[in-house]
Context: one part of a larger RNA
RNA sequence: AUCUUUGACGGCACCUCUUCCAUAGUACGAGAGGAUUUGGAAGGACGGACCCCUGGUGUACCAGUUGUCGCGCUAGCGGCACGGCUGGGUAGCUAUGUCCGGAACGAAUAAACGCUGAAAGCAUCUAAGCGUGAAGUCUAUGCCAAGACGAGAGUUCCAUGGGGGCUUGCCCCCGAGAGACCCCAGGUAGACCACCUGGUUGAUAGGCCGGAGCUGUAAGAAGUGAGAGCUUUUCAGGUUACCGGUACUAACGGUCGAUCG
Repeated sequence: AUCUUUGACGGCACCUCUUCCAUAGUACGAGAGGAUUUGGAAGGACGGACCCCUGGUGUACCAGUUGUCGCGCUAGCGGCACGGCUGGGUAGCUAUGUCCGGAACGAAUAAACGCUGAAAGCAUCUAAGCGUGAAGUCUAUGCCAAGACGAGAGUUCCAUGGGGGCUUGCCCCCGAGAGACCCCAGGUAGACCACCUGGUUGAUAGGCCGGAGCUGUAAGAAGUGAGAGCUUUUCAGGUUACCGGUACUAACGGUCGAUCG
């Protein structure tokens, strides 16, 4: 130098509520009614995380469609009209969706309840001494954290080469050097900075290719129908952010850097 950590101290968060079942129609009570306790289950609100499911959004995706204008006309497209309107919808982001949490154990205590026990031959929880005891306190759980200068621990990598000056342990110059930074391509990050990935010994972004997913059967042609249209080619055509592959394009270039015993 790189990466991974311990956790002193400290603050913040959490620490919640209800119902049902069994104990038990038991104790209690004339009856009506109806437990303490203990064990189990389900839920509410709240908090954290996430997007597999259910949905929302999804103005770079697909389709249908109205009016009008344009591409000379037809056909096919495009512009505008709240994304023109309507029906769907990938990634991402999300809640009403999904998963998890509050606990338990422990320590010292408050009020309170006790043991032993004098002062005060008795009595007394107290004066000496010893206990039980709360959603509270301290722990515990989550987060930050070695400027904790008391600067902790571990892994891995690099270095001690040459020359010169002298006041002999310091200074100067050259080389190598782990690594770091600027810069660049970017995003799992983000107001900026920071953080993270990559920089040709390369899949970092774009393009291209393949796939998933979405939409829902393109254009053209042929056939058919008086026509609107329908059928076949055709589960077609199109396709953003998703998953892979591929150097085609862009990651050019530069600076600093410990140097002992």